[in-house]
Context: one part of a larger RNA
RNA sequence: GAACGAACGUUGGCGGCGUGGAUGAGGCAUGCAAGUCGAGCGCGAAAGCGGCUUCGGUCGUGAGUAGAGCGGCGGACGGGUGAGUAACACGUAAUCAAGCUACCCCAGAGACUGGGACAACAGCCGGAAACGGCUGCUAAUACCGGAUGGUCAUGACGGGACGCAUGUUCUGUGAUGUAAAUGGAUGGGAUUCUGAGGGACCUUCUGCUCUGGGAGGCGAUUGCGGCUUAUCAGCUAGUUGGUGAGGUAACGGCUCACCAAGGCGACGACGGGUAGCGGGCCUGAGAGGGUGGCCCGUCACACUGGGACUGAGACACUGCCCAGACUCCUACGGGAGGCUGCAGUCGAGAAUCUUCCGCAAUGGACGCAAGUCUGACGGAGCGACGCCGCGUGGAGGACGAAGGCAUUAGUGUUGUAAACUCCUGUCACGGAUUAUGAAAGGCCUGUAGUGAACAGCUGCAGGAUUGACGUAAGUUCGAGAGGAAGCACCGGCUAACUCUGUGCCAGCAGCCGCGGUAACACAGAGGGUGCAAACGUUGUUC
Numbered sequence: 001g002a003a004c005g006a007a008c009g010u011u012g013g014c015g016g017c018g019u020g021g022a023u024g025a026g027g028c029a030u031g032c033a034a035g036u037c038g039a040g041c042g043c044g045a046a047a048g049c050g051g052c053u054u055c056g057g058u059c060g061u062g063a064g065u066a067g068a069g070c071g072g073c074g075g076a077c078g079g080g081u082g083a084g085u086a087a088c089a090c091g092u093a094a095u096c097a098a099g100c101u102a103c104c105c106c107a108g109a110g111a112c113u114g115g116g117a118c119a120a121c122a123g124c125c126g127g128a129a130a131c132g133g134c135u136g137c138u139a140a141u142a143c144c145g146g147a148u149g150g151u152c153a154u155g156a157c158g159g160g161a162c163g164c165a166u167g168u169u170c171u172g173u174g175a176u177g178u179a180a181a182u183g184g185a186u187g188g189g190a191u192u193c194u195g196a197g198g199g200a201c202c203u204u205c206u207g208c209u210c211u212g213g214g215a216g217g218c219g220a221u222u223g224c225g226g227c228u229u230a231u232c233a234g235c236u237a238g239u240u241g242g243u244g245a246g247g248u249a250a251c252g253g254c255u256c257a258c259c260a261a262g263g264c265g266a267c268g269a270c271g272g273g274u275a276g277c278g279g280g281c282c283u284g285a286g287a288g289g290g291u292g293g294c295c296c297g298u299c300a301c302a303c304u305g306g307g308a309c310u311g312a313g314a315c316a317c318u319g320c321c322c323a324g325a326c327u328c329c330u331a332c333g334g335g336a337g338g339c340u341g342c343a344g345u346c347g348a349g350a351a352u353c354u355u356c357c358g359c360a361a362u363g364g365a366c367g368c369a370a371g372u373c374u375g376a377c378g379g380a381g382c383g384a385c386g387c388c389g390c391g392u393g394g395a396g397g398a399c400g401a402a403g404g405c406a407u408u409a410g411u412g413u414u415g416u417a418a419a420c421u422c423c424u425g426u427c428a429c430g431g432a433u434u435a436u437g438a439a440a441g442g443c444c445u446g447u448a449g450u451g452a453a454c455a456g457c458u459g460c461a462g463g464a465u466u467g468a469c470g471u472a473a474g475u476u477c478g479a480g481a482g483g484a485a486g487c488a489c490c491g492g493c494u495a496a497c498u499c500u501g502u503g504c505c506a507g508c509a510g511c512c513g514c515g516g517u518a519a520c521a522c523a524g525a526g527g528g529u530g531c532a533a534a535c536g537u538u539g540u541u542c
Stems, first nucleotide, its partner, number of pairs: 001542004006538005013390006019383002026346003030343003035073003040070002043067001048061005080301003090225007099218003104214007112146004121136006152177003156173007183206003187203003191200003227273003234264003239261008276298004280291004303324005326337004354380001356379003362376001363374004393423004403414004427483001429478005437469001441465001443463008486531005491512003497526005507514002
């Protein structure tokens, strides 16, 4: 000199863009943060209102609404944190002839026929509660049989092609095994059947099964690279390798049985300490040094430890089970909980914000869609925490007011500074006005395609509709210099000097050093210098 997620002191006008729990991965009140689908399925209230009434009730409506339940998809994403981890965790380069992949895209083929349950619900029972038991009824795109089933899988044999190889790939034969929901549409319809509700059939949309390919995602393996300590020198029994088996989506001591006795190490094994890693960021001419906050990628974790279940995917932050610590409820029998999500609170700390608004946009989940949900996100709020921009007025104005300070008493200085005159009108303030972020979806109209069809559906064009921010931004009008300057320093380094007070005291100080009676070094004042909505101090890095 530069830098900072800073803090502290004094001071503080406005705006834009950023940024803000670095310490106790300490404890947490409260609210919200993951749901959605009635176009998969069976159920199905109540208040209120109306009618009748023997005043007990009953019927209709509310309403197939609210609502749970079965079922599907999602809850493995998104969001947080950095505890652990010195490791194939990360980065980089490769490999899988050893792999998996829901949703999405492309292509091919298909969906035949049966069955029995379980919730909800009803009845009874247990419990303070959380919740549970028994009996009975029932639907499905839930579940289970049978059939069919290939460019499927498995293993066998024959042949071709390819490969460094265990093999890969194509093809033939015969064997074994494995599918589905032809469901849904409060879509439409010429024909047809009808018990008049609707069914068949056609068509459109959507879904189901199998297979191949793609996209994206994930898993596994290997080389190399990046901390410290030798006051850690030897470490290792699933250890190193083999055979076989099991297991996995998959290779493998991944696991197991047996066999062999190996494997690693001064190029630092093993142990200890510290630490998430990278893109980057800071500094520097570079080389290098430092660092990993915000943003992006990736890993790990979710009260602590362990475990599996479900699933395409988890050993699963707001799922389950067990154990532990802690907190809460209890009728003492037993239960409930997990902010390292967004806010917020206590604690500890030098120190870090609102229990805000909105789903309008972007993105995500579900849904045909309308839409619902979304503390992701978009915004607003607080903090000079940082960077940047703007303002606090401009011009004129004296041989120069007053006051202050100094003085050789003449004057010098503050100082064109003020007053005063003439202007300007940024920002802030008040009024008016106008965009952008919004085009989609759905609705209406027209039109093209599909189709037997002027239905319907799909595409295109036009129209009206949708804004949290927002009393915002922009533009314009109004008023009026009005509301807006401080901080540090002035001995040398280092830019800026006098007076008074003090008297090795009080004090200053980054280094050298100042102060013991004229202190440019302490304290105050006047003046000056430097920066400026900041200026200094402290800490840390180069």